Transfer RNA from an Opitutales bacterium, 72 nucleotides, folded computationally.

């Protein structure tokens, strides 16, 4: 340079075009225990970026930006 795919909390996934984006872990705060850890309850945190279909977009389509395989 061509092709091809991944991009969602700190980490590791999930989500028929349709609820307040969901679990686990981690983290903050109570409960328990003489104290720890483990358990239980609870609390905040996420869609790579501009744009386009659509009533309605994480999802479909472009473009770009990281990244990962392939191919010269």
């Nucleotide at each position: 340079g061509c092709g091809a795919g991944u991009g969602u909390c700190g980490u590791a996934c999930a989500a028929c075009g349709g609820c307040u984006a969901g679990u686990a872990u981690a983290c903050g705060a109570g409960c328990c225990u003489u104290c720890c850890a483990a358990g239980c309850u609870u609390g905040g945190g996420a869609u790579g970026a501009g744009g386009g279909u659509u009533c309605g977009a994480u999802u479909c389509c472009c473009u770009c930006c990281a990244c990962u395989c392939g191919c010269a």

Rfam family: tRNA. Rfam classes the family as a transfer RNA. Lineage of the source: Bacteria > Pseudomonadati > Verrucomicrobiota > Opitutia > Opitutales.